[in-house]
Order: sequence, then C1' cells, then structure tokens
RNA sequence: UGCCGGGUAGUGUAAUGGUAACACAGGGGAUUUUGGUUCCUCUAAUCCUGGUUCGAGUCCAGGCCCGGCAG
Repeated sequence: UGCCGGGUAGUGUAAUGGUAACACAGGGGAUUUUGGUUCCUCUAAUCCUGGUUCGAGUCCAGGCCCGGCAG
C1' cells in the first nucleotide's frame, strides 16, 4: 500500500429494514443468625460524519480503530 473480516450496556454475545434482547457484572429488595445460593426489580449500549428509506444496529459512501492475508 492493496484485499478480506469486525466495531452494539462495564464484559461476552444476539437482533428479516419495524418497541435494541440474553447472560454475567453493578444498585435496591425478599429469603437467611451472617455469608453464599435462589427469587423479584432497576440502571446502563448501536465507532464517527453524511446518504437512501415512511422507518437504518442492519443498506450505500467517506473516515477512525482492531485483526487476518498478500507485497
């Protein structure tokens, strides 16, 4: 430099173009003599800038970052 893949709560992953979900972690509560376990509940996220669309995490363009391959 070129090609390919990826970027979503604190972490690991989902999500036919149509209310962004699950688990763990964190806060509160129930249970327990305490802790742990179990149960209920709450908080918290789409890399950036544009475009297409009634509607974009998803499609398109340009960037940024990470990984792989080639030179």
About this RNA
Predicted 3D model of a 71-nucleotide RNA (transfer RNA) from a Minisyncoccales bacterium. Rfam family: tRNA. It is annotated as a transfer RNA. From the family's description: Transfer RNA (tRNA) molecules are approximately 80 nucleotides in length. The organism belongs to Minisyncoccales, within Bacteria.